Record summary: Predicted 3D model of a 123-nucleotide RNA (FMN riboswitch aptamer (RFN element)). The model forms 100% of the base pairs in the Rfam consensus. Its Rfam family is "FMN riboswitch aptamer (RFN element)". From the family's description: The RFN element is a highly conserved domain that is found frequently in the 5'-untranslated regions of prokaryotic mRNAs that encode for flavin mononucleotide (FMN) biosynthesis and transport proteins. The prediction has a mean pLDDT of 84.
[in-house]
């Protein structure tokens, strides 16, 4: 190097400005945002995660199963790029709410795909 159990830290952003209205960070104009791995740099490509339904496990916590889980073209460089420049789109879980929420509040000081380190132990 590698392999193997183990600890510790970290680990998700975003309503500014007008309009209608009794009320609207919720609608309309307009503005912002963007979680982990792979790949020639990706919210829209594979694929993991979180999130809802439903089942089992005496099951509330918890923990295994099934299933559901959004969105991209056009061009241009290049050996390669649905990831890069250029251009015009699109997309965003439950519950709450004086009024319909990716952005406000809550489940969450939670739970995460991973990252990074640190010693142990074997080859």
């Nucleotide at each position: 190097g590698c392999a193997c159990a183990g600890c510790u830290u970290c680990g998700g952003g975003g309503c500014a400005g007008g309009g209608u209205g009794u009320a609207a960070a919720u609608c309309c104009c307009u503005a912002c945002c963007g979680g982990c791995a792979g790949u020639a740099c990706a919210g829209u490509c594979u694929g993991c995660g979180a999130g809802u339904g439903g089942g089992c496990g005496c099951u509330u916590u918890c923990g295994c199963c099934c299933a559901u889980u959004g969105a991209a073209u056009c061009g241009g460089u290049g050996a390669g790029a649905u990831u890069c420049c250029g251009a015009u789109a699109c997309c965003g879980a439950c519950g709450g709410u004086u009024a319909u929420a990716g952005u406000c509040c809550g489940g969450a000081u939670g739970g995460g795909a991973g990252a990074a380190g640190c010693g142990g132990c074997g080859c």